c-di-GMP-I riboswitch aptamer, 85 nucleotides, folded computationally. Of the family's consensus pairs, 95% are formed in the model. Its Rfam family is "c-di-GMP-I riboswitch aptamer". Rfam links the family to the GO term cyclic-di-GMP binding.

RNA sequence: UUUGUCUCAGGGUACAGCCGGUGAAAGCCGGUGUCACAAAACUACAGGGGCUUUUCGCUUAAAGCGAUGCCAGCCAGUUGCCAAG
Numbered sequence: 001u002u003u004g005u006c007u008c009a010g011g012g013u014a015c016a017g018c019c020g021g022u023g024a025a026a027g028c029c030g031g032u033g034u035c036a037c038a039a040a041a042c043u044a045c046a047g048g049g050g051c052u053u054u055u056c057g058c059u060u061a062a063a064g065c066g067a068u069g070c071c072a073g074c075c076a077g078u079u080g081c082c083a084a085g
Base pairs, nucleotide, nucleotide: 002085003083004082012037013036017032018031019030020029021028022027035073041078042077043076047075048074049071050070051069056066057065058064059063
């Protein structure tokens, strides 16, 4: 530098569900759990996409639309451990 296809070794993360907390919700945090992951590490106004609508704004009421809320385990970008060749 390249690859992570196969094998070996070291370590890492933790889906769904359940329990507790938090929040209007989406979601987040802790525990349990272990579906999976070679970036399941980091980045969320300033790339795309998705979720939510308490307040607020707009629309004639119902209702709808819109992030000031979120998602990095959707894509993307950035950085990078270990191992083998």